[in-house]
This record gives sequence, structure tokens and C1' cells, in this order.
RNA sequence: UGAGGAAGACAGGCAAUCGCGGGUUGGAAGAUCCGAGGAAAGUCCGAACUCCACAGAGCAGAAUGCUGGCUAACGGCCAGUGAGGGUGACCUUAAGGACAGUGCAACAGAAACAUACCGCCGGGAAUAGAACAGAUGCGAAGCUCCCGGUAAGGGCGAAAUGGUGAGGUAAGAGCUCACCAGCAGGCGGGUGACCGUCUGGCUGGGCAAACCCCAUUUGGAGCAAGACCAAACAGAGGGAAUAGUCUACCGGCGUCCGGUAGGCUAGCGGGCUGCUCGUUCGUUAACCUUCGGGUUGGUUGCUUGAGGCGUCAGGUAACUGGCGUCCUAGAUAGAUGAUUGCUGCCUAUGGCAUUGAGAAGUGCUGUGGGUACAGAAUUCGGCUUAUGGCUUCCUCAACUC
Repeated sequence: UGAGGAAGACAGGCAAUCGCGGGUUGGAAGAUCCGAGGAAAGUCCGAACUCCACAGAGCAGAAUGCUGGCUAACGGCCAGUGAGGGUGACCUUAAGGACAGUGCAACAGAAACAUACCGCCGGGAAUAGAACAGAUGCGAAGCUCCCGGUAAGGGCGAAAUGGUGAGGUAAGAGCUCACCAGCAGGCGGGUGACCGUCUGGCUGGGCAAACCCCAUUUGGAGCAAGACCAAACAGAGGGAAUAGUCUACCGGCGUCCGGUAGGCUAGCGGGCUGCUCGUUCGUUAACCUUCGGGUUGGUUGCUUGAGGCGUCAGGUAACUGGCGUCCUAGAUAGAUGAUUGCUGCCUAUGGCAUUGAGAAGUGCUGUGGGUACAGAAUUCGGCUUAUGGCUUCCUCAACUC
């Protein structure tokens, strides 16, 4: 100097004029204070809060999935371990279980819970007692077929009886040995995930982000949740299931019958926002449903919080605690803006000066261009996405001394 990795803060500032929303004060005019974000976006997680009259249990469904810690909680954060990527700083995480079961791996290939297509080796048959020699004699190779051994070499495939190398063998093979991977066991370290080392039989696997099993967690709906006030109207129809028993009163001449009210049991219907139990409400009513009418107004919820900032202590850190200090939008068709001037930052290009041993930089000044993503709506903790320049630390490369 260039290229990368990780983290942090900022998101222009000042002034004037005019304008907008809220608070305090004032009879009013006015005065004064406050007024979009690091992501306000996405609506992906978790909660606070509200309601489902009260109080649940189980199942289903769903979510998470290495270890330890943080937190109100989380699928988040911090620190580690394993695996993978990168020269590296660092990054990613598809990280419980394959001896509970089911399932998938097309095609190719001999064979994918198992295996011999080509090949290699041994034996036999035939060619062939051929050819050669020529007195005797010696006696094949190769092709073909059959039997046996083999899984090293080749082929197929994403994947083929652990890998590489050596010895050994008729030819081979963990058959033996060395190193490595895996599995089982012993010892040691660590809170733990796991790591190190030693011994051994030598050893078929992959996929659960396939269904599934295991562990843990989990009620539903949501500020258009809810609460209150005011105003206005118009109801009509259908569905439905009642039965038994007790008490009191009334009526009938009454042991009996009928009616009204209340209670109990059973049934039926509704609620507990999937089902069951349980519980509770209702018994011509709640409820379900068809047609039709009125209201669409106001107040509240609504901003003091698992709050911000500073500082001290503890902790590797996430974070926790103490002390001090501050109150920082609450709109409702939806405010926070417009103009002007100076200036900050980035950048291009001239001039002047300056630092250094050098490579290479720095300051002042003139002219020009640019200044991102974007907009609260109950609130908070996260994640994801969009985006401008600045600062700090770390890694790699080149150059100079």
C1' cells in the first nucleotide's frame, strides 16, 4: 500500500423565518418543554397485559434436540466440545437414537442385509503320445471344455467383505506385521459434551431436514384484546325434549286429579376457541338459524417501563447487583415539515507547504459532484432482511529500509 476477518459507535451540525401535534401555565393573547429508527421493516419466535363466569386433568397436534451458563422467557445470547470449510484471521452447524419397528437407494452391475461377470491359481479331458529325432528316445505350448480354490487386479455404480505399504501364498485374503480409521474394554483428565493413552478380536455400511422412538416444553384468541358513557331502533319466522320424584299453596267432595312456585335426579342443549373426562349455565330458555331494523359517536386502554444514561463491584463473557440521575411522541385519515445561509463527512481534480532513511503519507487552499436504507400506532426481549461512510484490533500478499 492492497485484499480480507471480527467488533463498535454514528446516521449530519448550527442559526434565522414561517408552519404542524402533544404537555404545563394563563380569562385570553402568549410563554415554556417535548416530538420517528437501528432497523420503526418482515410478522418469524418469546413474553407482559386483556378476555374466554370459576378451577382443571388427560389425549391429539405442534415445537425444540451436543455440553455448561445467562434470561421473565425463547427456536435467542455467551463460553466450550465434535464435525466440515478456509493459507490464515475466522466462519458454518443437517449435533439425541439405525441392536424397538417400518421404509428408501432409479438405472447400471454377478451382487446393494449380499454376491462371482471378466480375470488369477491348481487338477483333469481332448487336440496329442502331436511335432522332433530316427538304434534307443524325449515329449509340449496354446485354444476349447469340466471340477476345485480366490475376492488381491479389472468392470458397474454415489456407495461393493476398512485404507496404505510390506511379507507370505499354488494364486490370493488381516493370513501376518507397521501406521491409520472404526468398534469393545481398562486407566487418567474434565462439572459436562468430550479428550489422551494402553490392550484386543481384526471389522460390511448410508439415509431419521424419511415415517418413527426417546427426552423436554406447550390452553385459545388477541389492543380491531378489553372497560365505560351517550344515543337510536322493530321486530317476524323456524329448530330443539322433556321424564321422574319431594315440599308448600290454591281449586275440585276426595286416598285422587289439575295448576303455580321452589328443590333434587336423569336426559337434552350451550360455554371452557381440536377431542374426552370434569365442571358450569339453561330447561320454551340459553343456544342454532332465516329475513329485516338501529348504532359505526365519545372517553379509556395509551405510555413510569423485565425503562434510559453514568459510575462502582463481581464474572472469560453473555449478564447480575449497588449507588446516582433523567422522564425523552401518543397521533386517529393519522403530526415531527418547508425555505435560506454557514458548515461537517465522502469523492474527483489543480496549487502551496511539509514528514520520513525509503516505500509512501499529512496539512492548508481553489473548483466541481455526492450525502444511504427508510416512517411510530399496546409495550418489551430477540432473529432475519435493507443500507452510507467512520474508527479499532487481527490475518495474508507485495514493496521499501
Record summary:
The RNA shown here (Bacterial RNase P class A) has 401 nucleotides and comes from a Ktedonobacteraceae bacterium. Rfam family: Bacterial RNase P class A. By type it is a ribozyme.